[in-house]
RNA sequence: ACCGAUAAAGCCAUACCACGAGCAAUCGUGGGACGGAAAGCCACGGGUCCCAAAUCUUUAGGAUAGCCGGGUUGCCGAAG
Numbered sequence: 001a002c003c004g005a006u007a008a009a010g011c012c013a014u015a016c017c018a019c020g021a022g023c024a025a026u027c028g029u030g031g032g033a034c035g036g037a038a039a040g041c042c043a044c045g046g047g048u049c050c051c052a053a054a055u056c057u058u059u060a061g062g063a064u065a066g067c068c069g070g071g072u073u074g075c076c077g078a079a080g
Base pairs, nucleotide, nucleotide: 002080003077004076011036012035016031017030018029019028020027021026034066040072041071042070044069045068046067047064048063049062050061052059053058054057
C1' cells in the first nucleotide's frame, strides 16, 4: 500500500412517527434503526425522480452522494 476480521474505540442512520421548509422531488430538527469501512465531502459522467415550457422526446431549472462511476479527505489494524 492492497485488503477488511464474529477485533477494539468511536461514527453515520432505512422504513416509520412528530414538528418545520418547499408547488413538488426532497430537505432540516427530534425520536427511531434497515443497514453502512467512506452511508464524510463534491452534481463532473451516467441513472432515477420533481417542476415548468415546448409537445412525444427534447429544453431550462431543481432533487438524489443510502443508485453506479469519478474526484477529494479520512478512523481502526487481525489474517493474507
A computed fold for an 80-nucleotide RNA from Candidatus Hydrogenedentota, annotated as c-di-GMP-I-GGC riboswitch aptamer. RNAcentral holds the sequence, with entries from Ribocentre.